Annotation: Predicted 3D model of a 479-nucleotide part of an RNA (small-subunit ribosomal RNA, 3' major domain) from a metagenome.
[in-house]
Context: one part of a larger RNA
RNA sequence: AGACGGGGACCCGCACAAGUGGUGGAGCAUGUGGUUUAAUUCGAAGAUACGCGAAGAACCUUACCUAGCCUUGACAUUGAUAGAAUACCCUAGAGAUAGAGUAGUGCCCUUCGGGGAACUUGAAAACAGGUGCUGCACGGCUGUCGUCAGCUCGUGUCGUGAGAUGUUGGGUUAAGUCCCGCAACGAGCGCAACCCUCGUCCUUAGUUGCCAGCAGGUUAAGCUGGGCACUCUAAGGAGACUGCCUUCGCAAGGAGGAGGAAGGUGAGGACGACGUCAAGUCAUCAUGGCCCUUAUGGCUAGGGCUACACACGUGCUACAAUGGGGCGUACAGAGAGUUGCGAUACCGCGAGGUGGAGCCAAUCUCAUAAAGCGUCUCUCAGUUCGGAUAGCAGUCUGCAACUCGACUGCUUGAAGCUGGAAUCACUAGUAAUCGUAGAUCAGCAAUGCUACGGUAAAUACGUUCCCGGGUCUUGUACU
Numbered sequence: 001a002g003a004c005g006g007g008g009a010c011c012c013g014c015a016c017a018a019g020u021g022g023u024g025g026a027g028c029a030u031g032u033g034g035u036u037u038a039a040u041u042c043g044a045a046g047a048u049a050c051g052c053g054a055a056g057a058a059c060c061u062u063a064c065c066u067a068g069c070c071u072u073g074a075c076a077u078u079g080a081u082a083g084a085a086u087a088c089c090c091u092a093g094a095g096a097u098a099g100a101g102u103a104g105u106g107c108c109c110u111u112c113g114g115g116g117a118a119c120u121u122g123a124a125a126a127c128a129g130g131u132g133c134u135g136c137a138c139g140g141c142u143g144u145c146g147u148c149a150g151c152u153c154g155u156g157u158c159g160u161g162a163g164a165u166g167u168u169g170g171g172u173u174a175a176g177u178c179c180c181g182c183a184a185c186g187a188g189c190g191c192a193a194c195c196c197u198c199g200u201c202c203u204u205a206g207u208u209g210c211c212a213g214c215a216g217g218u219u220a221a222g223c224u225g226g227g228c229a230c231u232c233u234a235a236g237g238a239g240a241c242u243g244c245c246u247u248c249g250c251a252a253g254g255a256g257g258a259g260g261a262a263g264g265u266g267a268g269g270a271c272g273a274c275g276u277c278a279a280g281u282c283a284u285c286a287u288g289g290c291c292c293u294u295a296u297g298g299c300u301a302g303g304g305c306u307a308c309a310c311a312c313g314u315g316c317u318a319c320a321a322u323g324g325g326g327c328g329u330a331c332a333g334a335g336a337g338u339u340g341c342g343a344u345a346c347c348g349c350g351a352g353g354u355g356g357a358g359c360c361a362a363u364c365u366c367a368u369a370a371a372g373c374g375u376c377u378c379u380c381a382g383u384u385c386g387g388a389u390a391g392c393a394g395u396c397u398g399c400a401a402c403u404c405g406a407c408u409g410c411u412u413g414a415a416g417c418u419g420g421a422a423u424c425a426c427u428a429g430u431a432a433u434c435g436u437a438g439a440u441c442a443g444c445a446a447u448g449c450u451a452c453g454g455u456a457a458a459u460a461c462g463u464u465c466c467c468g469g470g471u472c473u474u475g476u477a478c479u
Base pairs, nucleotide, nucleotide: 001479002478003476004475005474007473008472009471010470011469012468013467015463016462019426020425021424022423023422026317027316028315029314030313031312032311033310034308035307042053043052064303065302066301067300068299069298070297073127077126078125082120083119086103087102088101090099091098092097107116108115109114129292130291132290133289134288139285140281141280142279143277145275150189151188152187153186154185155184156165157164158163169180170179171178195269196268197267198266200238201237202236203235204234205233206232209228210227211226214225215224216223241263244257245256246255247254248253319419323378324377325376326375327374328373329372335366336365337364340359341358345354346353347352385416390411391410392409393408394407395406396405432455433454434453435452436451437450438449
């Protein structure tokens, strides 16, 4: 100088407390461990692994296993030889592959012999290839402490020196934020601001959006003429600065108030200092070294990654009346669409089918938002709760749904009556609850993830205690 303390002082954080809803019990989904297996590919491991890499495992993916095959190789460069390329088709085979046949000659240069480009074939060899090992050899990227307020430097001064000072102290702040003081004076990386979205207003613009006034028109409808006021769209500006008032304070700043759409960081996002964990990743990629080279490389078919006495994590659905069911009825936002979204109509109880209007989309479509509201019914029961499981019959995607897809109809109707010890999230348009869309994607095991809006709470006395962190100080046989 650090680190540590079941030392001290001060301070902060959904850390506790005060509340709300869960998890832990049930069924199922999903990930992991274990076990099993020919294989159940690999990685991730307290917090910071476990709906994680995977924004989609039937084949492919695929790295694993079994079997059948290849050896200059599926791919790159050089390459003797032969043929343009290419298209179609037959036989054997699970296919990879092997064998046979038909059509077909192009482009550029030319001394008409030929040469060249592209593609195919291919001897010999250099080489290719490796999701093989090492993340404890590395780059890059990422998690975490932590959006915590810290981490340093130059010169000066002090100290024999390691170092100290500055950065400590008194206040203040979300903040090493600012003020005052001070052997320090300055500066850098962080903080804040500059960036994006939302909230108010103005200007510009007015179609695909809108419709106040005028006219036409309809069962109805911006449907039409017309208009750009309004809403909206999307570009530019304005606006908030403790600026004003009162009060406390030397100041920084604090408390209250006015005006205002917004008030003291307005709300949210992007943004992550020096470093820590030899943290994670050699399987995104890149890469040193090592290893394999008729195989640890490559091709193909089938299987596996979906197994199942069990254990754990994360979720979904419930156990019901603030509810279930029937009928009627209202109101979003954000997205996606040409190998696509697919309307009206017709068929089917339905999944869906037929068909193909319109739309490269403020125009058309996906597309009825749901909870809500009105009304009828059920009356506390393992039920008109709950839907697992199972049987039969179907639909769709796809070369193909046996292992192993989703969905539909009828039947079946399990556990479950609010969950032990323990434990998690959340402070406002938040929790809770309700639907909607998207990426991936032929289809889908999505209850996941990401985004969108609708309805809309309770509580915070306080900092003694638990956890994590910051500053100063103290002890130490630790570095």
The coordinates come from a structure-prediction model, not an experiment, and the mean pLDDT is 83. Rfam family: Bacterial small subunit ribosomal RNA. Rfam links the family to the GO terms ribosome and structural constituent of ribosome.